[in-house]
RNA sequence: GAGAGUUUGAUUCUGGCUCAGGACGAACGCUGGCGGCGUGCCUAAUACAUGCAAGUAGAACGCUGAAGGAGGAGCUUGCUCUUCUGGAUGAGUUGCGAACGGGUGAGUAACGCGUAGGUAACCUGCCUGGUAGCGGGGGAUAACUAUUGGAAACGAUAGCUAAUACCGCAUAAUAGUAGAUGUUGCAUGACAUUUGCUUAAAAGGUGCAAUUGCAUCACUACCAGAUGGACCUGCGUUGUAUUAGCUAGUUGGUGGGGUAACGGCUCACCAAGGCGACGAUACAUAGCCGACCUGAGAGGGUGGACGGCCACAUUGGGACUGAGAUACGGCCCAGACUCCUACGGGAGGCAGCAGUGGGGAAUAUUGCACAAUGGGCGCAAGCCUGAUGCAGCGACGCCGCGUGGGGGAUGACGGCCUUCGGGUUGUAAACUCCUUUCGUUAGGGACGAAGCCGCGCCUGUUUUUGGGUGUGGUGACGGUACCUUUGUUAAGAAGCACCGGCUAACUACGUGCCAGCAGCCGCGGUAAUACGUAGGGUGCGAGCGUUGUCCGGAAUUACUGGGCGUAAAGAGCUCGUAGGUGGUUUGUUGCGUCGUCUGUGAAAUUCCGGGGCUUAACUUCGGGGUGGCAGGCGAUACGGGCAUAACUAGAGUGCUGUAGGGGAGACUGGAAUUCCUGGUGUAGCGGUGGAAUGCGCAGAUAUCAGAGGAACACCGAUGGCGAAGGCAGGUCUCUGGGCAGUAACUGACGCUGAGGAGCGAAAGCAUGGGGAGCGAACAGGAUUAGAUACCCUGGUAGUCCAUGCUGUAAACGGUGGGCGUUAGGUGUGGGGACCGGUUUGGUUUCUGUGCCGUAGCUAACGCAUUAAGCGCCCCGCCUGGGGAGUACGGCCGCAAGGCUAAAACUCAAAGGAAUUGACGGGGGCCCGCACAAGCGGCGGAGCAUGUGGAUUAAUUCGAUGCAACGCGAAGAACCUUACCUGGGUUUGACAUGCACCAGACGGUUGUAGAGAUACGUACCUCCCUUUGUGGUUGGUGUGCAGGUGGUGCAUGGUUGUCGUCAGCUCGUGUCGUGAGAUGUUGGGUUAAGUCCCGCAACGAGCGCAACCCUUGUCUUAUGUUGCCAGCACGUUUUUUGGUGGGGACUCAUGAGAGACUGCCGGGGUUAACUCGGAGGAAGGUGGGGAUGACGUCAAAUCAUCAUGCCCUUUAUGCCCAGGGCUUCACACAUGCUACAAUGGUUAGUACAACGCGCUGCGAACCUGUGAGGGUGAGCGAAUCGCUGAAAGCUAAUCUCAGUUCGGAUUGGGGUCUGCAACUCGACCCCAUGAAGUCGGAGUCGCUAGUAAUCGCAGAUCAGCAAUGCUGCGGUGAAUACGUUCCCGGGCCUUGUACACACCGCCCGUCACGUCAUGAAAGUUGGUAACACCCGAAGCCCAUGGCCUAACCACCAUUUUGGUGGGGGGAGUGGUCGAAGGUGGGAUUGGCGAUUGGGACGAAGUCGUAACAAGGUAGCCGUACCGGAAGGUGCGGCUGGAUCACCUCCUUC
Repeated sequence: GAGAGUUUGAUUCUGGCUCAGGACGAACGCUGGCGGCGUGCCUAAUACAUGCAAGUAGAACGCUGAAGGAGGAGCUUGCUCUUCUGGAUGAGUUGCGAACGGGUGAGUAACGCGUAGGUAACCUGCCUGGUAGCGGGGGAUAACUAUUGGAAACGAUAGCUAAUACCGCAUAAUAGUAGAUGUUGCAUGACAUUUGCUUAAAAGGUGCAAUUGCAUCACUACCAGAUGGACCUGCGUUGUAUUAGCUAGUUGGUGGGGUAACGGCUCACCAAGGCGACGAUACAUAGCCGACCUGAGAGGGUGGACGGCCACAUUGGGACUGAGAUACGGCCCAGACUCCUACGGGAGGCAGCAGUGGGGAAUAUUGCACAAUGGGCGCAAGCCUGAUGCAGCGACGCCGCGUGGGGGAUGACGGCCUUCGGGUUGUAAACUCCUUUCGUUAGGGACGAAGCCGCGCCUGUUUUUGGGUGUGGUGACGGUACCUUUGUUAAGAAGCACCGGCUAACUACGUGCCAGCAGCCGCGGUAAUACGUAGGGUGCGAGCGUUGUCCGGAAUUACUGGGCGUAAAGAGCUCGUAGGUGGUUUGUUGCGUCGUCUGUGAAAUUCCGGGGCUUAACUUCGGGGUGGCAGGCGAUACGGGCAUAACUAGAGUGCUGUAGGGGAGACUGGAAUUCCUGGUGUAGCGGUGGAAUGCGCAGAUAUCAGAGGAACACCGAUGGCGAAGGCAGGUCUCUGGGCAGUAACUGACGCUGAGGAGCGAAAGCAUGGGGAGCGAACAGGAUUAGAUACCCUGGUAGUCCAUGCUGUAAACGGUGGGCGUUAGGUGUGGGGACCGGUUUGGUUUCUGUGCCGUAGCUAACGCAUUAAGCGCCCCGCCUGGGGAGUACGGCCGCAAGGCUAAAACUCAAAGGAAUUGACGGGGGCCCGCACAAGCGGCGGAGCAUGUGGAUUAAUUCGAUGCAACGCGAAGAACCUUACCUGGGUUUGACAUGCACCAGACGGUUGUAGAGAUACGUACCUCCCUUUGUGGUUGGUGUGCAGGUGGUGCAUGGUUGUCGUCAGCUCGUGUCGUGAGAUGUUGGGUUAAGUCCCGCAACGAGCGCAACCCUUGUCUUAUGUUGCCAGCACGUUUUUUGGUGGGGACUCAUGAGAGACUGCCGGGGUUAACUCGGAGGAAGGUGGGGAUGACGUCAAAUCAUCAUGCCCUUUAUGCCCAGGGCUUCACACAUGCUACAAUGGUUAGUACAACGCGCUGCGAACCUGUGAGGGUGAGCGAAUCGCUGAAAGCUAAUCUCAGUUCGGAUUGGGGUCUGCAACUCGACCCCAUGAAGUCGGAGUCGCUAGUAAUCGCAGAUCAGCAAUGCUGCGGUGAAUACGUUCCCGGGCCUUGUACACACCGCCCGUCACGUCAUGAAAGUUGGUAACACCCGAAGCCCAUGGCCUAACCACCAUUUUGGUGGGGGGAGUGGUCGAAGGUGGGAUUGGCGAUUGGGACGAAGUCGUAACAAGGUAGCCGUACCGGAAGGUGCGGCUGGAUCACCUCCUUC
C1' cells in the first nucleotide's frame, strides 16, 4: 500500500486500451471583491533605437586657479584694477579596482559534474600573526605650450615639467642555488647543522609636536596562517551493436625545452606498443548537482525560481596586462551583419536593468532609492553600485478574508413538472430585528536606525588620532502597515463545470443516425435521464473547466515483484571458449560479510518541536535525518583467496559380461512392377460413381524365358538404437555410444554455456552417372454455371548413386540442460542377486519405455518419480492485435533464399481453457400417415371463391413459406362502407360542465331540391315543487366532442405456430474459482421425464396421466308431448298408441355399477413391464372431445375492443345522392362439376340423425310444366311444421360415341325477395350444348366405423352469388414387410473460428476513394573528417642593415655631447596557425516522374479457400503452376471427424 470500465450468450484466465489522484515557470474558454507571500521569454545563444549597469583616491603627482576672505590703488562710495590667501572645476600621470557582483545554457557524454582522497608536483593581491628592514643616487615622460595632418576617429613634430611612475647602486638572510655531514620516510624525498655564490625597497604621504620625536597609512625581504585557485586519482554519471574494431604523438623509454607545477605539454632519437564485448570508436541527445514532482517503498520523471560547480559573452582564432583573465560593458586579426563618411577611412556588439522589432499558445515598468544588506576606492567624510531594497503589471501559484446573521408559511407571485389531487424552487424571497469584517470617508500613525555626522561631557595620550556616554540629525518603501473612533448603509462584491455507467447529481420540451456529443464503453433512425434549451440537482468556489507534460494506479520490464505444454515466449540438436556456479576435512588469511568508533556528507529544502507576523501561506531557532564514501579497532560461522595439504560419496579410467533397424564400406538374395528382347496364343484390354481419352489384328490383355532399376512383405510390437535429423532383406570388415557387475586406479578433474564450431528430414541448386515404378509442371478425357481442382489416361524435372552447396519444417512431448527430493499400482525391453526347482516360476534390485493414479501444482484442460510438484545452478526467449518476421542496412548463399530486424499508420480488442445452446453434406438410440405398403385426390378442362399483378376517379383496409391466399367476411344491389365524385355542415351525428336567453319536447303539414337540407305554415301543448342557480328541451358562447388518421417496432387483451411434442424448472444438499453441473445422465420399460432398478443426491412445481363432457353394457328411480309386450275399447278417412290403461320394451331424464394388468401362464432382475389366455358389452390411455408446460418467431391484430404518444379541428370530423369494393391480357391457391356402364335416364320402393321455427315454421286443399301463387289447420313445439333424406333396392332403357356422358356459354320467357335487381341477386321453363376421353415435372389427405361415397340440418340472412363453413347421420373398404432413405421432432454423444446462432461466419484478386510508408533516374541541403593550396593576428626562433634617454667603458667638455659595449625596438625571414579555396569519398535530411506492397472505407465485381469429416481433413517447410482465394508433388505434424481391429490401463 483501495480500485473501476471495456473482448463473451454467459464464465474464467491472459492481455492491452481507458478513468478516478497529485503536480506545473504553463496556455486557452467563461467569470472575477480584497489582502499577504512568492513567481513571470520554456520559442529566435534572433536583431537591437535610447538611457543607465565600475569606478575611486588631491592624505601619490604636476598643471588649471572659480566662489569667498584680507590688504592696497583709482575714485564716480560702490564699482573697477591689483597683491596675498583660498582651493572649486577640468583633463592628465600614478595606485587600487575593473578576473567580483549581474546574465545565459549555445557548446560539452568530459576528471565537466557529484562524492571520497592525494600534491613528497604547486600558486595565492588585499587580510591576520611573526622576524628583519626602509640607505644613497639617476634619466625621462603625459598634461601643458607652439607648429601641423585629417571630414571624423585619431594623430605627427619640436619644446618644458612632477611623482608612491621608471632605472642602477649599497646593505641582507632561517630566502634561492651548488656542495659536505647527520637524522628520518614505503618511494621520488623531507628535516637539521655547515661552506661558497646570488637576490630588495617609496629616507614616501598625513596629523601633532617643533631640532633629533611620536602616531598612522603605505613600501621591501622572509617564515607561517587564512582565503581563493591549479593539477592528479578511485567510484558514479543518457540512448543506439541496423556503430566492432579504434589509435602515429598514438603507448612507453632516454635526453633537451616549457610551465606556478607533474606530465607527449612540446621536440629529437629509440622500442611497438595502447584501448575494446566489463562495449573502445562512431552517431544521436544533454550543462551537472543540492534538490523538485510523484510513489507505501524500491523506483520513475525533472534540473524553472533559490544555492554550489562548469561553460559561454555576435562567429572563429590569438596573445597582452595582472596575484588572478586567455578578460560580457579591455586589446589584435579574420568572417557575417548594422551604422557614420567629405569615399580617403572609421565605429559597434543588451545571454547586465528597463525597453523595441521579430518568433510564438505564451511571460511584466524605458519606475523609486542607496534608508537597509553587501561590494569597489578612500585615513575619513564620502562617491559609485539596474547587486540589492522597494514599488508597478499579470487570479500565474500558495495562503487568508468577505459577498451578511436571527426570525419569517398564506408554504405568496413567477418559473418548472403533474397521476390535475398536487409537488418543487422554498425560509428561499417579501417583511421584521440585528451586526458592519472588507470596501469607502475622516483623524492619528510606525518597527525597520545600528552605525555615521554635528555639539557637549567623561576617560586615555606629551599632543593629535582612540574609547565611552548624552543630545540633535539621517527612511526609497510611505502618510504605507497598523490603530482609533467618526460617518455611511445590507448597503459595493458569484461564478464555473457536471448530472447514461465508471462518478456525487433527473425531469420536461425541441431534434429525429440529422444537428451534434464522446476520456473508455458508447448515445442520436419520433416517447433521448447521453445532442440543444429550460426547471431542478450535484461538485468546487474567486475561481471553475479544457488542453499539454510528468509520476501514480501499471505486479503493464516484475531488485523488492512476472512469466515461457495449449494464452506472447525453450534456440532443430550436440560439442565447447569466456563467464556464472560448484562435494568432504584441516590450517591460514580477513577480500566479501558483521559489530563499534572517527571524519565527511555546505547552506537552503523535507520531517519533528518551539518562536515572529491578528491566523495561514511565509519566516526564524533548535533537533533529527542525509540509506553514500573514506579511515581506525575488533569478530571469523558462511562465501572467496592461499596450502601444487588431505579425502572419496560427484566425475572419469580399468577389468568381466550383455542387448541393439547406432554409423561407414564391400559383397549378395528372393517376391513384385516394367520392357520395341524372344516363344505360346486370340480379341478385346484398361479405367470409373458412370464414362471417355488411352492400348490392341502392325497381335494387346493372358502365359513362359531373359534384361534392368528401385524398394525390402511376413517377423513387426505405445518393441529396440541414436544428441537430434533419423535408422529395417542377408553376410563380412572397420567403428561410436549405452547398460549390468566388480571396486584395482585418478582424486573435484564437475554442471551450464554468450560468442564460436560441427551435425541437421523433405524440397531445391551444381557437375557426372542412372532411370523400373511413382510423379510437380505439361497434355488429353471427364465432372461442372465455370473447373487453371478433386476422378481417369499419359508424362518431364525429380525421386536413386557419387562429390559439393543449401540450413530450413507442426525440426513437436508444441515441455532447454544438470543435480537432489516427494504415495502407490500395473504392463513391457536389457542385465544382476536370492529362493524353489524336471519345465512353466516367486521375491528383489539397477537401467530404459508405456498406462492409471495420491499429495501438490495449474486459468482450466491436464501434469503427477520419464512432473507441468518441492528446491538449487546456468543458458535461451516473451511484453496487446495488425503493419511484419516485412522495409532499409549488414553478414551468409551459385541461385532460390536464410540469419539479424524496425518505424509510420491503424484497431479496442486479438487470444487460451472451459460452459450453455444452435448447427454439421458427424455418430448412436427412439417417435410421427415421415417414408414404405395401400385407397382416393390435386397439378390438365369448365365454373365458383380468394390472392398477386395490371387497370381505375375509386377499384377501402388488413393477412404473405410451413403458420397469407372458400383468411378477417356466420352472407358488398342501397345500407353495410372504412374508398371515389359531387352537394352540404361546423359545439357538431354522440357525451358532459359552466354562463346567458327562450320555451315544453314533440306531433300534423306546404314549397324548392337527387337528397341532405333550406324557407315556412296553422293547430294541439309542459312536469315536480321545498318556488330554486330545480328537472326536461331548444338556441348562443366557451371548456370540449369526433377520427376505420399514423405507429402491432410504444402497449394491454386475444390468437397462430413448433406441438398434445415430452418436455420446462425450483428448494435444499453436493461438485466446480466460475459460467454451470448434479437431480433430468445410466440399464430396462412406456403413448409419456410413464414406471422400476441403480446412482450425491433428496424432494417439489408447471406439463404427461387421471379427475370433466360424450359414446359403448347393465342395474335402479321416474314416465309426458316419448313407448305399446300383455289386457280391453273405438272412429269421419279402416288404420294411425287414436282411446282406457300399462311401465314390460325402445327412448328420455337422474342416480349407480362396470375395467383395475384384478386373475392364469411364459419372458424379465423375485422389478417396472411385456406376450398369450380366461371371463366380459368393453382389455391393457375402450373410441371421440375439451384441456396446449417454460418458451420461440420485435409472428398476427391500433380496422373487434382498450390504450400511450404523434397528427387533424369550417376537416383526416359529420350528413346526403350516385359510383366503387363485382374491372381483366395474365399468374397462383382452395374447391365444385365432370370426362362416364361400379355409369346416365325413367318408373317404383325402403331406412336416419343433428338441428331450427312467431316480423316464424307453415300441414292439408286449390292452382301453375316449374320456380311459385291462393287460402290457411296446427305449433312458442319429445305433441305441429321444416321433413317424402340420398346413395341403396327392384325393373326398364342407353351400348362406348364427345354419346341419352358433360354441362359451360348464350338467346327467349318467367317466379320470388326487396324503396330499388342497369352496373350487381337467386331460382324456374324452353332452346343452345363449349372445354373435357383421367391429366408433365411435381405434390396432398388418410391406419377403422377411418378413407372413400351419399344425402340432411344450422348460423349469417329481406333476398342471395354457399360449390364455402360448422354439425349430423347412411353405405362402408384396402394396407402397414419394415425403419435403409426423404421430412419433422425427442434424448445422449462429438467437432465448431457460429451466439442476429449455417439464411451463420469468412478468404483473396479486381474496381473506386483517403492516409502513412519502401524503392527510384536524379536534385538540393547539413555534419564530421582526410589530402593539397593560401596563410591574418599572435607567441616562439633567427636576423645583414636601421632606430635606441637611464647601466658600463673611453674621449671630449662652458653645457645639452660623441664613440664603443651591453640591453631593447621597428622591419624582414621561418615554424605553428583561424577563416578561405580545390578535390574525392563518408554520413545524414528534404523533394522526386514512376512504381511496390500496407491500412482504412458505403449495401461494388468474381469466385467460395478456411471454421462441421466445411462437403478433396487441415496445417508446416519446400518446389512448380494458376484471374483470385488456391491447386498439385515430396517429406513431416495432429492442433483431424467417423468406423473397425490390436495393445495397454481402470473397475467388476